[in-house]
RNA sequence: GAUAAAGGCAAACAUAGCGAAAGCUAUGGACGCAAAGCUAUGGGUCUUCUACUUAGAGUAAUGACUGCCAGGCUACCGAA
Numbered sequence: 001g002a003u004a005a006a007g008g009c010a011a012a013c014a015u016a017g018c019g020a021a022a023g024c025u026a027u028g029g030a031c032g033c034a035a036a037g038c039u040a041u042g043g044g045u046c047u048u049c050u051a052c053u054u055a056g057a058g059u060a061a062u063g064a065c066u067g068c069c070a071g072g073c074u075a076c077c078g079a080a
Stems, first nucleotide, its partner, number of pairs: 001077001008033002013028006031067001037073003041070003044065003050060004
C1' cells in the first nucleotide's frame, strides 16, 4: 500500500498491587493505531525521594514517557 482476508495492539475509566512522585504492572474495558512491535540514541515532555541555591520559592535526573517528533533494529498480510 486496497472499501481484500487472517491475525495483532489497546486510550480514558474502574479494581488490585508497586513507587516519594511522574509513572508502571495485572484484570476488565475500547478512544484509537499499519509498526500503537523493540530501543531513551537526538530533540521534547513529566516528576523531584534527594542535592544545591535559598527563606514564600527556584534549579538539577541519577527516575519516567517510544500512544510527542526523528534515528536505529525487527516483523504479518498483500490485489490492482
RNAcentral holds the sequence, with entries from MGnify. c-di-GMP-I riboswitch aptamer from uncultured Desulfitobacterium sp., 80 nucleotides, folded computationally. NCBI's taxonomy places the organism under Bacteria, Bacillati, Eubacteriales, Desulfitobacteriaceae, Desulfitobacterium. The model forms 95% of the base pairs in the Rfam consensus. The prediction has a mean pLDDT of 87.